Model confidence (mean pLDDT): 81 of 100.
A computed fold for a 73-nucleotide RNA from a Schleiferiaceae bacterium, annotated as transfer RNA.
Rfam family: tRNA. Rfam classes the family as a transfer RNA.
RNA sequence: GGAAGAAUAACUCAGUUGGUAGAGUGUUGCGUUGAAGAUGCAAUGGUCGCAGGUUCGAGUCCUGCUUCUUCCA
Numbered sequence: 001g002g003a004a005g006a007a008u009a010a011c012u013c014a015g016u017u018g019g020u021a022g023a024g025u026g027u028u029g030c031g032u033u034g035a036a037g038a039u040g041c042a043a044u045g046g047u048c049g050c051a052g053g054u055u056c057g058a059g060u061c062c063u064g065c066u067u068c069u070u071c072c073a
Stems, first nucleotide, its partner, number of pairs: 001072007010025004019056001026044006049065005
C1' cells in the first nucleotide's frame, strides 16, 4: 500500500426482508432463610463508534472518517 471482518446496556452477545432496540450476567428492592448461598418476582440501564446521504421511516442501505483483529504484498 491492497483486501476482509468487528464496533449495539457496566460486561458477554443477539437483532431475520428497513417498521416501537432485546437476552444473559451485573446492580437495586421485595419474597424465601435463624443467617447466608441458591432461587422466584419486579425495577434499573442505550445519542446502536463518529459525521453525512437515501427514505414517510435507518442498528440495518450508501459515502467518508476513527479504533481493533486477520490475510496479501